[in-house]
Molecule: c-di-GMP-I riboswitch aptamer
Organism: Desulfogranum japonicum DSM 18378
RNA sequence: ACUCAUCAUGGCCAAACCCAUUGUAAAAUGGGGACGGAAAGCCACGGGUCCGAAAGCUAUCGGAUGGCCGGGUUGCACGG
Numbered sequence: 001a002c003u004c005a006u007c008a009u010g011g012c013c014a015a016a017c018c019c020a021u022u023g024u025a026a027a028a029u030g031g032g033g034a035c036g037g038a039a040a041g042c043c044a045c046g047g048g049u050c051c052g053a054a055a056g057c058u059a060u061c062g063g064a065u066g067g068c069c070g071g072g073u074u075g076c077a078c079g080g
Base pairs, nucleotide, nucleotide: 004079012037013036017032018031019030020029021028022027035067041073042072043071045070046069047068048065049064050063051062052061053060
């Protein structure tokens, strides 16, 4: 440096729900809280799902979701 694997240690993140705030909404942020996660770190590139507007023949535009999947990228520890 690369790869496999997740046995251990010390740690990490944080679902639902509650409170506050933002947003038309989906949802997001902060605090509480732990369902889970071995990349549940980051990235909307492809697909899916959700929201809004128009449309109603075709199927468009904008937004959200990385804890839906794929992909990209960057990391930590033990063992081999």